[in-house]
This record gives sequence, structure tokens and C1' cells, in this order.
RNA sequence: UCCGGAAACGGCCGAACCAGCUGCAAGGCCGGGGCGGAAAGCGGCGGGUCUUUACCGGAUUCACUUACAGAUGGCCGAGCUACCGAA
Repeated sequence: UCCGGAAACGGCCGAACCAGCUGCAAGGCCGGGGCGGAAAGCGGCGGGUCUUUACCGGAUUCACUUACAGAUGGCCGAGCUACCGAA
């Protein structure tokens, strides 16, 4: 220095659910809350999953398909950065 995540100190993040705002929606923001997390820090690069205002086709008022439109970093992989630290 790298792998490895036991222990300790002080901190950090914040699931479900509830209230408010926002979005067609998936969701997002914020407050409460706390299931959990050692990258649950950062960014949608690849895959997955999810959504349908849009597009296309049918069709005339709804249902279906698909993103080139979006969402998810607390689904997985890869990338970047980082506190403490033993065998």
C1' cells in the first nucleotide's frame, strides 16, 4: 500500500407508514418516523424492473404495443471518491 469488515469512539444516511407540495404516472422534494445500511456517498455507463402526458397502429373513446420520453444509485454489475480499523 492492497484485500479483508471483527471491535470501539464520534458522527452520517433514513425503509414501511403519516402529513404537505409537485408530476399524467412510475416517482420526486420537504417534515415526522426508523426497517435497515460500511459506501444506503456521487453519476443512469451496461443490464434489470417500473411508468405513459408523447409517438405509431387500430379507432373515436377507450384499451393495447413500444420508447426515441421518463423513474429507480435502498435491484445487480462496472466506474469515481471517502471516515475508522483487528486477525

The RNA shown here (c-di-GMP-I riboswitch aptamer) has 87 nucleotides and comes from an uncultured Desulfuromonadales bacterium. The sequence was found by an Rfam model in a public genome assembly. The prediction has a mean pLDDT of 80.